[in-house]
Predicted 3D model of a 72-nucleotide RNA (transfer RNA) from Chionoecetes opilio. Its Rfam family is "tRNA". It is annotated as a transfer RNA. RNAcentral holds the sequence, with entries from Rfam. Model confidence (mean pLDDT): 83 of 100.
This record gives sequence, structure tokens and C1' cells, in this order.
RNA sequence: UACUCCGUAGUGUAGGUGUAGCACGCUCGGUUCACAACCGAGAGGUCCCGGGUUCGAUCCCCGUGCGGAGUA
Repeated sequence: UACUCCGUAGUGUAGGUGUAGCACGCUCGGUUCACAACCGAGAGGUCCCGGGUUCGAUCCCCGUGCGGAGUA
């Protein structure tokens, strides 16, 4: 430099265009003499950025855009 892939909560990871879930972690409560485990509840997201299509975009399209990985 060229090409390919990826970017969603603190971490990992789903998501048929229609108000974004799950696991772990975190907070509070229950339980215990106490801790762990377990049970219940809760907080936490500009879905990388910009533009386009659409009534509506995390999703589809575009980018001499940003970041990461791989190949040559």
C1' cells in the first nucleotide's frame, strides 16, 4: 500500500428493519454466627463516527472516516 473480516452494557456474546437481550461481573435484599454457594430484586447502552434508502435502521447501502484483527 491492496484486499478480507470485525466494532452492541465493565467483559464476552446474540439480535427476522418495529422501544436492544443473554452469561459473567457490579449494587441492594434474603439466607448464614460469618464467608462462599444459592434465591429474589435492581442499576448500567450516543448499538464506533458521518451520510443515504425506508413511515421506521443495531440490522440494508455508501465512505481517500476512526479503531482492531488477518492475508499478500